A computed fold for an 85-nucleotide RNA from Gelria sp. Kuro-4, annotated as c-di-GMP-I riboswitch aptamer. The RNAcentral record of the sequence draws on Rfam. Of the family's consensus pairs, 95% are formed in the model. Taxonomically the source falls in Gelria (Bacteria, Bacillati, Clostridia, Thermoanaerobacterales).
RNA sequence: GAGCGUGAAAGGUAAACCCAGCCGAAAGGUGGGGGCACAAAGCCAUGGGUCUAAGGCGUAGAGCUAGGAUCGCCAGGCUGCCGUA
Repeated sequence: GAGCGUGAAAGGUAAACCCAGCCGAAAGGUGGGGGCACAAAGCCAUGGGUCUAAGGCGUAGAGCUAGGAUCGCCAGGCUGCCGUA
């Protein structure tokens, strides 16, 4: 260095849920609390999946639709801490 992730250690992230006279049409996000878990649960919506449907389509309604959301759904790409028993 590659590979690997264990008895531990240092450091890190933070699900559900609660709060907000924060953002958003919504999905969802952000901040505070919380802690289920995570060795990339760091970053990138590139491919697939899923969620939402403001706008658009539709005479209207039903419905359809992503330039919205999700990387803690999967794949791919980029980068990286500790340890190496």